Context: one part of a larger RNA
């Protein structure tokens, strides 16, 4: 001076209690393990891997495997000879890549040429080969945890120490007071965004109180600017003000007012470092390795297999429920190789047609739990949908291997889940649907956003887990 303690002392944090809902049994889906294969491409492994790289594996992607082919090469840039216009079409061959044959310029002084293609040489191209323990960069983690230090100066022979301890206080090394220390940096915290509440300016496509028209009906029209709202500028919150408590400080307790009260809520933001944490397959890169192959091109197969374990999820086990009829109300998003109204066809998936709309205008869009009737009465059932059978719909050359979706008809496990564990303090958890990126379609139950309905619990800090401070003991560095 750390690091460590089944030492001490403070103290925070869904750590634990209280409380709510789940995982762990069940079927699927989706990740890894493992076995298996010509190949099941790589890489991520405790927390910090395993619905993770993948915001979308049929073919491409594709990095693996078989077969076929190419060798200055699929892709760059120069250099030298020769030769053709070059793309393009069209016939044969083949799986195909590719081969073989046919047509096809412009300028021109007839010498050529500007690209461009091909041939032979030549540097070089080309590797998603290895090394993340050589490396930039980025990124996880402790952890948004409140801590790391740094100049003079003082003490110590010396590593060092003070400062950063103490006494109060905070979400905070946040501020006070104090004191051999006085300043100061990077963090905090404030400034950015975003939501709550008023004010104003401005009304289109957005609104419709009052007037006046018209409709079976609809801001549909004349017109309004009041109201929403939508887009800018502003106030506003500051422990500011009263009251108690405190060193009369720092701040804390209660209160007024106020839409908002003590950081209103939410986001972005992540210190010096710690895991030789990831990642050379985003990219770039040092150095080693291959060059008729570890490069390229192609065509089918594989990443989608299946005795098994593990990890995220969806659906359910039912009556707070399911079925049917009827009716209400959102937010944020996307749309021209696109969204696609009404309106017909179809039990459906869809399909015929195209209004309108580069969209505050048209379209996706029908929200859904919600409410009102009905209906089923406790059963493996009018719960559960898996798994298979038969027939279609769409995408796209192409749905066998390998897609989504629709109808028929099958009707499995499943009766609330062992030890264990796991997420959440308020518009939160539970629950309900809706969007979107990827994308030709889709394995989307996944991600990322959005709204709707709306809780329960917190006595406490002894114990568990993790952390900050001071202090103590070590044969550890």
């Nucleotide at each position: 001076u750390g690091a460590c303690g089944g030492g001490g002392g403070c103290c925070c944090g869904c750590a634990c209690a209280a409380g709510c809902g789940g995982c762990g049994g069940a079927g699927c889906a989706u990740g890894c393990g493992g076995a298996u294969u010509a190949a099941u491409u790589c890489g991520a492994u405790g927390c910090a891997a395993c619905g993770c790289g993948a915001a979308g594996a049929a073919c491409c992607u594709u990095a693996c495997c078989a077969a076929g082919g190419c060798u200055u090469g699929a892709c760059a840039u120069g250099u030298a000879c020769g030769a053709g216009a070059a793309c393009g079409c069209c016939c044969c061959a083949g799986a195909g890549a590719u081969g073989g044959g046919g047509u096809u310029c412009u300028c021109u002084u007839u010498g050529g040429a500007c690209a461009c293609u091909c041939g032979u040489a030549c540097a070089c191209a080309g590797g998603u080969g290895g090394u993340g323990c050589a490396u930039g960069g980025u990124u996880g983690u402790c952890g948004u945890c409140a801590g790391c230090u740094c100049g003079u100066g003082u003490c110590g022979u010396g590593a060092g120490a003070u400062g950063u301890u103490g006494g109060g206080u905070u979400a905070a090394g946040u501020c006070c007071c104090g004191c051999a220390a006085c300043g100061a940096g990077c963090g905090c915290a404030a400034c950015c965004c975003u939501u709550a509440u008023c004010c104003u300016a401005u009304g289109u496509u957005g609104c419709c109180a009052g007037c006046g028209g018209g409709u079976u009906a609809u801001g549909c029209c004349g017109g309004g600017g009041a109201c929403u709202c939508a887009u800018g500028g502003g106030a506003g919150a500051c422990u500011g003000c009263c009251g108690g408590g405190g060193u009369c400080a720092a701040c804390u307790c209660g209160g007024a007012g106020g839409a908002a009260g003590g950081u209103g809520g939410g986001g972005a933001u992540g210190a010096c470092g710690u895991c030789a944490a990831a990642u050379c397959a985003u990219c770039a890169u040092g150095c080693c390795c291959c060059u008729u192959a570890u490069g390229u091109c192609u065509u089918g197969g594989g990443c989608u297999u299946c005795a098994c374990g593990c990890a995220u999820g969806c659906u359910a086990c039912a009556a707070u429920g399911g079925c049917c009829g009827g009716u209400a109300c959102a937010g944020a998003g996307g749309g021209c190789u696109g969204c696609g109204a009404u309106a017909c066809c179809g039990u459906g998936a869809g399909g015929u047609g195209g209004a309108g709309c580069g969209a505050a205008u048209c379209c996706c869009a029908a929200a859904a739990a919600g409410c009102c009737g009905g209906u089923c009465u406790c059963a493996g059932u009018u719960c559960g949908g898996a798994u298979c059978g038969g027939g279609g719909u769409c995408u796209g050359c192409a749905a066998c291997u390998c897609g989504a979706c629709c109808c028929c008809g099958u009707g499995a496990a499943g009766u609330c889940g062992g030890a264990g564990u796991c997420g959440c303090u308020a518009g939160u958890a539970a629950u309900c649907g809706c969007a979107g990126a990827u994308c030709a379609g889709c394995a989307a139950c996944g991600c990322u956003g959005c709204g709707g309905u709306g809780a329960a619990u917190a006595c406490g800090u002894u114990c568990c887990c993790g952390g900050g401070c001071c202090u103590u003991g070590u044969a550890c560095a």

Source information
A computed fold for a 477-nucleotide part of an RNA from Promicromonospora aerolata, annotated as small-subunit ribosomal RNA, 3' major domain. It matches the Rfam family "Bacterial small subunit ribosomal RNA". Its family is annotated with ribosome and structural constituent of ribosome in the Gene Ontology. The prediction has a mean pLDDT of 84. Taxonomically the source falls in Promicromonospora (Bacteria, Actinomycetota, Actinomycetes, Micrococcales). The RNAcentral record of the full RNA draws on ENA and SILVA.